[in-house]
Context: one part of a larger RNA
Formats: sequence, structure tokens, C1' cells
RNA sequence: UCACGGCCAAGGAACUAGGCAAACUGACCCCGUAACUUCGGGAGAAGGGGUCCCGCCGCGAGGCGGGCGCAGCGAAACGGCCCAGGCGACUGUUUACCAAAAACACAUGGCUAUGCGAAAUCGUUAAGAUGACGAAUAUGGCCUGACACCUGCCCGGUGCCGGAAGGUUAAGAGGGGGGCUAAGGAGGAGUGCGAAUGAAUCCGACGGCCCGAAUUGAAGCCCCGGUAAACGGCGGCCGUAACUAUAACGGUCCUAAGGUAGCGAAAUUCCUUGUCGGGUAAGUUCCGACCUGCACGAAUGGUGUAACGAUCUGGGCGCUGUCUCAGCCGUGAGCUCG
Repeated sequence: UCACGGCCAAGGAACUAGGCAAACUGACCCCGUAACUUCGGGAGAAGGGGUCCCGCCGCGAGGCGGGCGCAGCGAAACGGCCCAGGCGACUGUUUACCAAAAACACAUGGCUAUGCGAAAUCGUUAAGAUGACGAAUAUGGCCUGACACCUGCCCGGUGCCGGAAGGUUAAGAGGGGGGCUAAGGAGGAGUGCGAAUGAAUCCGACGGCCCGAAUUGAAGCCCCGGUAAACGGCGGCCGUAACUAUAACGGUCCUAAGGUAGCGAAAUUCCUUGUCGGGUAAGUUCCGACCUGCACGAAUGGUGUAACGAUCUGGGCGCUGUCUCAGCCGUGAGCUCG
């Protein structure tokens, strides 16, 4: 010096990012116990008192009397408490080995698919299997997240659902027409004394092959409706009241519609340590307000909320070597010698 343990005058959080760590508290019995509350709780709230030994009495809890110590749950085990706020209702779950949480789950609520050989899923487009030996009070998917009060407006875009008149549209059907082939016909170079034969070139039926217009042709898309607890979205400028200020009111532009209730410097506020109030001698944090919401807002739920939390934040009481500021003691290591 390091690790672990014990003690400490006076002070008592002045330490520190933060009471981290430590200390206080502690068992049992009795008294007593607030706000709030979903009436269960909160509660071991808080805060007090008692606890040993001997004798007598009592079935007993215990009562009466006596006794000792600094100390009687005589050692050990064995809650510190309170106030306020955020988040999440709760018990649970999680990053095996840096995160236990306000993340996940959850009961609840809603939307949606599915009528049974169900939808969905696995499988080589299969057989087969899960769903389910179930049947819409069921099963799958998505969102929300106890409970209370609620959940506004927008269907223009995207998605989904419904519709089928019209437009567009594939393969396929269709085959006007065109091309190649070619019997044959025309033609007549040339050969031949002649009869005759006969190249180029032109036309070209039936058939075969190829190309192929019109027309026809489903879903989809366009189109017409619906739907937001589907994805999502929810304005600007100017003027106006008998001080000033402000604007219930008016005008105008744009929009699918212009943010309702509630909340609000918030886990969201940049400016910002906003302003006012509270708490402190002093408070970028905290609590209560205000509203100028850079950039809250209603199941990507809004606002509350008793209980709960190894959660986060602020304050207080108690308590302490966290500190003022150090000291002493013990055990082990470090160091020296062997």
C1' cells in the first nucleotide's frame, strides 16, 4: 500500500453525479395508527410501552410481592421510516456472460378472416399433418393493455371490401388478306431439212406450308361506392371592443378535413436556468400554476387512478468515518530473511 473485519471525541450528508457504502431499525406481546381508497386495502402505517430471576395465587392468559445487573428477544438469527411526483395497473417475463426496465407478457376492449375437405400453417403445386377428434360464446391474424370517464373531424392519397354499365387488356378463338410451293396454260430463245422438241419470262386451279387484319376474349387496372379501434392526416393571412392590451366578432385564400374533450416548458419546450408561487440561507433538478404546444392529443389510445415496483426523480426524520480529517486495532497479502 491492497483486501476483509472491529472501534472512534465533536459535528452529522458539510461527501458525492447520487446517502454509493456503512450505520440506524429489527423477534414476540400490548396500546395506537393519517391522507387516500376499487372499501379488499393503505397497516408491521406512523408513534409509544413491555420482555430477566425467585416466592405465592390462578386450569390458563396472567395477578400480587420480592431480587440482581450498565444492559433481561442479556449471544445469534431478526423491517429504517415518512412526504411528493413520473412511468407501468397488478403477480409474472427478458438481453445464459456489461441493460431487469417505463421493454415483453397480461386480464380487458376492438377490428378482421374463417360455414368445415374452415381460414391459417407445414409439405416436392402431392399424399399426409397441425388447426381439432374442435365448429363462430370456435379458431387464426392485427392493434390496445386492470379499472373509471371517454375515444372528436377527414375516405382526397394508399390499403381493404363491394359493384358491374362502359374503357383498357393475355393466351386462345377467328381468319379478310398476303407469301412460298406447283399440275397446267401462255410464251417462244435455241436445236432440227422437216415433223417435232423446247430455255428465259409471265399467269397460275385444287392441295400443302408460312405470315396474318377485323372481330371475339377473364381477372386486373381505369371507373362507381363503402371503410379510419385500416396505413394515415387533422391550415395561412388581415382587420376589429369607450386607456392600453387582447380579440368573443368580421374578411379572405387554400384543404379530403383543418386538432374536439382532456392534458401541456411534459420520458415531448429549441429559445430556456421561460414567468410566477412553494420548498432552501442559497434550488439548471423537484412540486404547484400559467400557455407563447420550435414539434401533446384521443385503442401507434387521451386524461385520471387505490394497490403494487431490487423502477426513475425531488424532499424530510432517524442514523451514521460518506465527509470535516484523520486515528487505533485485528486477519490475509504485499516487502525482508531463511